Molecule: transfer RNA
Organism: Candidatus Nanoarchaeia archaeon
RNA sequence: GGGCCCAUAGCUUAGCCUGGCUGGAGCACUCGACUGAUAAUCGAGGGUCGGCGGUUCAAAUCCGCCUGGGCCCA
Numbered sequence: 001g002g003g004c005c006c007a008u009a010g011c012u013u014a015g016c017c018u019g020g021c022u023g024g025a026g027c028a029c030u031c032g033a034c035u036g037a038u039a040a041u042c043g044a045g046g047g048u049c050g051g052c053g054g055u056u057c058a059a060a061u062c063c064g065c066c067u068g069g070g071c072c073c074a
């Protein structure tokens, strides 16, 4: 220098190909109920998809560039 893969909530992870009814699930966290108190259980809540830009009525999803990580070639 070239090619391929990966990046989603505090953690693990589904969804991406086929754009819309999903920011979903488990655990964690916060608040509340229950209890003499705790645990368990039940209810509610926060968090917007690595960054920027583009396409579109609409983008986690499509396109471009960049950043970080992994593998291969030279």
Stems, first nucleotide, its partner, number of pairs: 001073007010027004020057001029045005050066005